[in-house]
């Protein structure tokens, strides 16, 4: 240096192909059950979707640039 793949809640991941309300577990908060609880149920929070442009009526999804981490090859 060149080629692949990934960044999306606090953790691990979906969703990108085929643009149209950002989810799922688990963690935590808050009820409820319970003599009592780590077990069960109910509920709501929490996401500039790396970052910066561009296209569109609308962009996590397409498009350029860049940062990052992984594996390959030299």
């Nucleotide at each position: 240096u060149g080629c692949g793949g990934g960044g999306u809640a606090g953790a691990g991941c979906a969703g990108u192909c085929u643009g149209g309300u950002a989810g799922c577990u688990c963690a935590g908060u808050g009820g409820a059950c319970u003599c009592a609880u780590u077990a069960u149920c109910c509920a709501a929070a929490g996401g500039u979707c790396a970052u910066c442009g561009g296209u569109u009526c609308a962009a996590a999804u397409c498009c350029g640039a860049u940062c990052c981490c992984c594996g390959c090859a030299a």
Molecule: transfer RNA
Organism: uncultured Bacillales bacterium